[in-house]
Context: one part of a larger RNA
RNA sequence: CGCUCGCUCAGGAACUAGGCACAUUAGCCCCGUAACUUCGGGAGAAGGGGCGCCGCGGUAGGGUUUAUAGCCCGAUGCGGUCGCAGUGAAUCGCGCUCUGCAACUGUUUAACAAAAACACAGCUCUCUGCUAAGUCGAAUACGACGUAUAGGGGGUGACACCUGCCCGGUGCCGGAAGGUUAAAGCAAGGGCUCAGCCCGCAAGGGCGAAGGCCUGAACUGAAGCCCCGGUGAACGGCGGCCGUAACUAUAACGGUCCUAAGGUAGCGAAAUUCCUUGUCGGGUAAGUUCCGACCUGCACGAAUGGUGGAAUGAUAGAGCGACUGUCUUGGCGAACGGCUCG
Numbered sequence: 001c002g003c004u005c006g007c008u009c010a011g012g013a014a015c016u017a018g019g020c021a022c023a024u025u026a027g028c029c030c031c032g033u034a035a036c037u038u039c040g041g042g043a044g045a046a047g048g049g050g051c052g053c054c055g056c057g058g059u060a061g062g063g064u065u066u067a068u069a070g071c072c073c074g075a076u077g078c079g080g081u082c083g084c085a086g087u088g089a090a091u092c093g094c095g096c097u098c099u100g101c102a103a104c105u106g107u108u109u110a111a112c113a114a115a116a117a118c119a120c121a122g123c124u125c126u127c128u129g130c131u132a133a134g135u136c137g138a139a140u141a142c143g144a145c146g147u148a149u150a151g152g153g154g155g156u157g158a159c160a161c162c163u164g165c166c167c168g169g170u171g172c173c174g175g176a177a178g179g180u181u182a183a184a185g186c187a188a189g190g191g192c193u194c195a196g197c198c199c200g201c202a203a204g205g206g207c208g209a210a211g212g213c214c215u216g217a218a219c220u221g222a223a224g225c226c227c228c229g230g231u232g233a234a235c236g237g238c239g240g241c242c243g244u245a246a247c248u249a250u251a252a253c254g255g256u257c258c259u260a261a262g263g264u265a266g267c268g269a270a271a272u273u274c275c276u277u278g279u280c281g282g283g284u285a286a287g288u289u290c291c292g293a294c295c296u297g298c299a300c301g302a303a304u305g306g307u308g309g310a311a312u313g314a315u316a317g318a319g320c321g322a323c324u325g326u327c328u329u330g331g332c333g334a335a336c337g338g339c340u341c342g
Base pairs, nucleotide, nucleotide: 001337002336004334005333006332007331008330010328011327014326019323027051028050029049030048031047036041038158052081053080054079055078056077061073062072063071064070082086094321095320096319097318098317099316100315101313102312106118107117122156123155124154125153126152127151128150134142135141159308160307161306162305164238165237166236169235170234171231172230173229174228175227178226179225180224184220185219189215190214191213192212193211196207197206198205199204239257240256241255242254243253266300267297278294279293280292281291282290
């Protein structure tokens, strides 16, 4: 010096991103215990007191049992006694307050993330009438030896109070009058081939029935799309400018433009606020954090749920007490290494 420990004057978080780490607390009995609350909790809340050993005495009492045998459990109280210290070692909760998030117990990135993420009961939408819908490349099979109080899928996420407006776009559902529309059907027409015929001296040229083949207009022709409606706990969306009240300020009010409709309740500098350390209040000697308000919401908002909310949390932020070598600021000591010598 390293590592792992023990102790430490005075102070006690001044350390630090942050009390990280350490320390405190600790068992049993008795007393006592707040806000809030879903009346279960919160709660071991908090905060206090006692504790050894000996005697009365294994007493009073209780349990077991048919039983006054036995056995087991076992105080209160009184008296005495020792030590610095009696849960004498070891095992063995630190506590409280405010707030965010998630209701909760659970689950997760095996080996850097345990969370506010996932799940969850509950709520809701939608599909499915049974050879169900759905899953699997086929089949077997599953769904289910179930049958809408069932099963599949999507969203939300206990509970309480609630969940506003917009159907123009997209999706889904319904409709069938009209427009458009495939294969196919029917088939006008056209073409190729060709018996034969015509012209020509010939080479060759022209016409061309039946049949075969190719092509093929019009017409008929479903769903879909266009179209007409519905639908938001479907995907989603939820304005601007100007003026106006007898101080000022503000605008209940008016005008105007646009829209499918212009954000309701509630909440709000928020896990969301750029300006911003907004402003005011609280807490501190001093507070970019925190708590309570205000509302000017850059850019909250109602099952991509809104607002609350007891309990819960190895959750996140802030504060208080206790406690401490975290620190002022160091010091001393121990084991094992290192180092020196052998």